This is a predicted structure of a 106-nucleotide RNA (Glycine riboswitch aptamer) from Novosphingobium ovatum.
Rfam family: Glycine riboswitch aptamer. About the family: This family represents the bacterial glycine riboswitch.
The model forms 90% of the base pairs in the Rfam consensus.
The sequence was found by an Rfam model in a public genome assembly.
The source organism's lineage runs through Bacteria, Pseudomonadati, Sphingomonadales, Sphingomonadaceae and Novosphingobium.

[in-house]
RNA sequence: CUGACCCAUGCGGGAGAGUUCCCGCGAUUCGGUUGCCCCGGAUCGCAGGACGCCGAAGGAGCAACCGCCCCGGAAUCUCUCAGGCACCAUGGACCGUGUGGGUCAA
Numbered sequence: 001c002u003g004a005c006c007c008a009u010g011c012g013g014g015a016g017a018g019u020u021c022c023c024g025c026g027a028u029u030c031g032g033u034u035g036c037c038c039c040g041g042a043u044c045g046c047a048g049g050a051c052g053c054c055g056a057a058g059g060a061g062c063a064a065c066c067g068c069c070c071c072g073g074a075a076u077c078u079c080u081c082a083g084g085c086a087c088c089a090u091g092g093a094c095c096g097u098g099u100g101g102g103u104c105a106a
Base pairs, nucleotide, nucleotide: 002105003104004103005102006101007100008099009098010097011096012095013094018051020050021049022048024046025045026044027043028042029041030040031039032038052085053084054083058081059079060078061077065073066072067071
C1' cells in the first nucleotide's frame, strides 16, 4: 500500500398487514325551532377497547450447515411476548457507499 472480516457512525434505497366494529371527547355542518339551551344525522381529528391481520427492531423455538465435534455457534424458516397494520411521520432486517477503530492474511 492492497484485500478480507468485525464494531460504531453519516448518507441513499428499503416490504408486509383493517381508514372493520364499539364507545368517549372536541371541531365543522345540516335538520327539528323565531332564536338559544337541547335532540338527531353527516364529516374530520384524538384517545381507549374488541376482533382480525403482518412480520424485516428486539425476543423465543427447531434446524440445514459449521466448528476445537464433550459440547458450542447458527437463519430471510417457525411463533408472535413485545412491536406494527388508510396517508404522513417514526421504526425497519438487509443492500450500497463514506469515515473512524480493531483483527487477520499476503